[in-house]
Annotation
Predicted 3D model of a 138-nucleotide RNA (c-di-AMP riboswitch aptamer (ydaO/yuaA leader)) from Tumebacillus permanentifrigoris. Rfam family: c-di-AMP riboswitch aptamer (ydaO/yuaA leader). About the family: This family represents a conserved RNA structure found upstream of the ydaO and yuaA genes in Bacillus subtilis and related genes in other bacteria. The ydaO/yuaA element is thought to act as a genetic 'off' switch for the ydaO and yuaA genes in its native state. It is believed that the element may be triggered during osmotic shock leading to activation of ydaO, a predicted amino acid transporter gene, and members of the yuaA-yubG operon which code for KtrA and KtrB K+ transporters.

RNA sequence: AACCAUAACAAGCCGAAUCCUCACACACGAAGAGGAGCGGAGGAACCAAACUUGGGGUGAACUUGCCACAACACGUGGCGAGCGGGAACCUUCUUCCCGAAUCCGUCAGCUAACUCCGCAGGCUUCUAGAAGGGACGU
Numbered sequence: 001a002a003c004c005a006u007a008a009c010a011a012g013c014c015g016a017a018u019c020c021u022c023a024c025a026c027a028c029g030a031a032g033a034g035g036a037g038c039g040g041a042g043g044a045a046c047c048a049a050a051c052u053u054g055g056g057g058u059g060a061a062c063u064u065g066c067c068a069c070a071a072c073a074c075g076u077g078g079c080g081a082g083c084g085g086g087a088a089c090c091u092u093c094u095u096c097c098c099g100a101a102u103c104c105g106u107c108a109g110c111u112a113a114c115u116c117c118g119c120a121g122g123c124u125u126c127u128a129g130a131a132g133g134g135a136c137g138u
Base pairs, nucleotide, nucleotide: 010125011124012123013122014121018036019035020034021033022032037119038118039117040116041115042114047109054107055104056103057102058101062082063081064080065079066078067077068076069075083099084098085097086096087095089133090132091131092130093129094128
C1' cells in the first nucleotide's frame, strides 16, 4: 500500500413489523404495563359451497411442457413457457434477481356486532440504466 474479516455509527432496502408514555433503573437500554399507527385471524343474517383424495392459515412464493434420477405416488435436478413478487420519491420501458419457509391439528367460506393475535428476521454501502413527472435544496 492492497485485500479480507469483525465491531460501532450513519444513510437506506425487503417486510405489517414503527412511534410515544409510564415504570424499573446510578445513566442509557432491556424485561414489565399502556396508547397511537400498521398488519393478521376467528366470528351472524343473506349469499355461496362442500364431503378422508383430510382440510386450512401467514406469505409474491403458483400453474405447466420436455429430459434425467427415482419409480406406487410424492419428490429432486436441468432447460423452457405462463403468471406472481423485488430493485432505494412515483410511473413507464429495458435489464437483473426471487417464486422460499413455516404454522394449526381433523377444525375455520363470506361475514355486522364482537373476540383474539403480531409489530420479527434478514440485507446493502452509491443503492441497475433511461425517459417523463413530483419533492427538496441552491